c-di-GMP-I riboswitch aptamer from a Eubacteriaceae bacterium, 89 nucleotides, folded computationally. The coordinates come from a structure-prediction model, not an experiment, and the mean pLDDT is 80. Lineage of the source: Bacteria > Bacillati > Clostridia > Eubacteriales > Eubacteriaceae. Its Rfam family is "c-di-GMP-I riboswitch aptamer". From the family's description: GEMM was predicted in a large-scale screen for bacterial structured RNA regulatory elements.

[in-house]
RNA sequence: AAGAAUAUUUGGCAAAACAGUCGAAAGAUUGUGACGCAAAACUUCAGGGGCUAAAUUCCAAUUUUGGAAAAUGCCAGCCAGUUGCCCAU
Numbered sequence: 001a002a003g004a005a006u007a008u009u010u011g012g013c014a015a016a017a018c019a020g021u022c023g024a025a026a027g028a029u030u031g032u033g034a035c036g037c038a039a040a041a042c043u044u045c046a047g048g049g050g051c052u053a054a055a056u057u058c059c060a061a062u063u064u065u066g067g068a069a070a071a072u073g074c075c076a077g078c079c080a081g082u083u084g085c086c087c088a089u
Base pairs, nucleotide, nucleotide: 005089012037013036017032018031019030020029021028022027035077041082042081043080047079048078049075050074051073056069057068058067059066060065
């Protein structure tokens, strides 16, 4: 270095649900809890895709309200970019 067979370290993260908190919402966060994950680590200013629509704009309606557009909001446990641990006989 190649082939074959057998084996699988230390450990890590934490879905849904429930409760508290924040938020207009999507969702985030804390605790409980494990569905799963060899990157379920980091990154929305590498890029794509998805979710929400408070404020804003437009339309209708009439003075309430409803509809549409679109992130500067959100999701990386959607794809992805970057980085890392172990690797015995």